[in-house]
RNA sequence: GAGUCAGGCAUCGGUGACGAGAUGCCGUGAACCGUGUCAGGCCCUGACGGGAGCAGCACUAAGCGGAUUUUCUCGUGCACCGGUGUCUGGCUGUUC
Numbered sequence: 001g002a003g004u005c006a007g008g009c010a011u012c013g014g015u016g017a018c019g020a021g022a023u024g025c026c027g028u029g030a031a032c033c034g035u036g037u038c039a040g041g042c043c044c045u046g047a048c049g050g051g052a053g054c055a056g057c058a059c060u061a062a063g064c065g066g067a068u069u070u071u072c073u074c075g076u077g078c079a080c081c082g083g084u085g086u087c088u089g090g091c092u093g094u095u096c
Stems, first nucleotide, its partner, number of pairs: 002092015017076006025066004034059004042051003
């Protein structure tokens, strides 16, 4: 100095694990300043009818809570696989 095997470290990529956040799911959720339907009552009309619309009910917004089976993002004294670099040890043969 060559080939090859293994290990350590660093770094990069991939996958997973863990943690956090967001999203999706479920529940809850508006006296009035959301929507719909609007009892009663009120208003208009000669009448027929019409109008606005409180409560209630329903659906939801923001928010809050729950579950962990979705997806995404970030992170790590974690694991595995692979690439590169470096260090250590062994084997093979070659040269001096």

Bacterial small signal recognition particle RNA from an Acidobacteriota bacterium, 96 nucleotides, folded computationally. Its mean pLDDT, the model's own confidence on a scale to 100, is 80. Its Rfam family is "Bacterial small signal recognition particle RNA". For this family Rfam cites "Temperature-responsive in vitro RNA structurome of Yersinia pseudotuberculosis" (Righetti et al., Proc Natl Acad Sci U S A, 2016). Rfam's curators write: The signal recognition particle (SRP) is a universally conserved ribonucleoprotein involved in the co-translational targeting of proteins to membranes. Of the family's consensus pairs, 97% are formed in the model.